[in-house]
RNA sequence: GUGCGGGAGAGCUCAUCGGCUCAGAGACGAGUCGAUGGCGCCGAAGGGGCAACAUCCCCGGAACCUCUCAGGCAUCCAGACCGCAC
Numbered sequence: 001g002u003g004c005g006g007g008a009g010a011g012c013u014c015a016u017c018g019g020c021u022c023a024g025a026g027a028c029g030a031g032u033c034g035a036u037g038g039c040g041c042c043g044a045a046g047g048g049g050c051a052a053c054a055u056c057c058c059c060g061g062a063a064c065c066u067c068u069c070a071g072g073c074a075u076c077c078a079g080a081c082c083g084c085a086c
Stems, first nucleotide, its partner, number of pairs: 001086006011039001013038010040073003046069001047067003053060001
């Protein structure tokens, strides 16, 4: 690195628009999916930052610590890390 398995945390929240279904003359309404925006939140893809150490100086210098840019907050996907096999 590949395959299989395990794998946490945090709103399926609000608004707008669109599709589908139901009811209806229509508007409106209910459910569901998607997109965009807002507020709230999580951190274990990735990314950034730093300790000891080392050094004349500079450079160097880890993390599941920290930041939250990214990512994530029903399910799916993703997922550090762990186990087995190659």